[in-house]
Parts: sequence; C1' cells; structure tokens
RNA sequence: GCAUUAGUAGCUCAGAAAAUUUAGAGCGCCGGUCUUGUAAAUCGGAAGUCGGGGGCUAAAUUCCCCCCUAAUGCU
Repeated sequence: GCAUUAGUAGCUCAGAAAAUUUAGAGCGCCGGUCUUGUAAAUCGGAAGUCGGGGGCUAAAUUCCCCCCUAAUGCU
C1' cells in the first nucleotide's frame, strides 16, 4: 500500500428485506419488596445523537461514497 471483517447502553452482543409509533437482550448500575444485616430471589428505573462526515429517499442504525479506529490476510 491492497483486500476482508468489525465499530450499536459502562461491558459482551443481537437486530437491519428502509416491513414505517418510540433500537433490544444478558451482565453491571440505581431504587423498592424480602432479610437482624449482606448475598440470593423478585419488581421497577436510568443509561444509546447505532464510530465521524456526505449522498439517495417522504423516511437511513440499515442502502451508496469518503474518512477514522481495531483485527486478520497478502505484498
């Protein structure tokens, strides 16, 4: 330098055929119940400009282009 894959909540990941009202799960965090207390269990809650920019579109996290970052391969 080229190619491929990935980037979504604090962490690990799902989703995506534009299926059109609000993006989900587990763990973690916060609060309630329970307990002498903690843990466990159970109920509830907060937390995301879906890596950045542009384009197509009525509408993009999803499609197209460029860039950034990481991993792998090739030279």